Annotation:
The RNA shown here (transfer RNA) has 72 nucleotides and comes from Vicugna pacos. Its mean pLDDT, the model's own confidence on a scale to 100, is 84. The organism belongs to Vicugna, within Eukaryota. It matches the Rfam family "tRNA". By type it is a transfer RNA.
RNA sequence: GGAGGGAUAGCUCAGCGAUAAAGUGUGUGCCUAGCAAGCACGAGGUCCUGGGUUAAAUCCCCAGUACCUCCA
Repeated sequence: GGAGGGAUAGCUCAGCGAUAAAGUGUGUGCCUAGCAAGCACGAGGUCCUGGGUUAAAUCCCCAGUACCUCCA
């Protein structure tokens, strides 16, 4: 220099036009002599940034940012 890929909760990630789910972690309660495990209930998200398309965008298009892979 060229090609491709994903960026979503603290972490790992699903969802790919109708404003978001799980696992794990975390908080509270139950249980226990106590801890762990287990059970129940919660909290936690400007869906990387800025534009465009659309009645409606995490999702489609463009540019950018940081990262990963391949080629040279």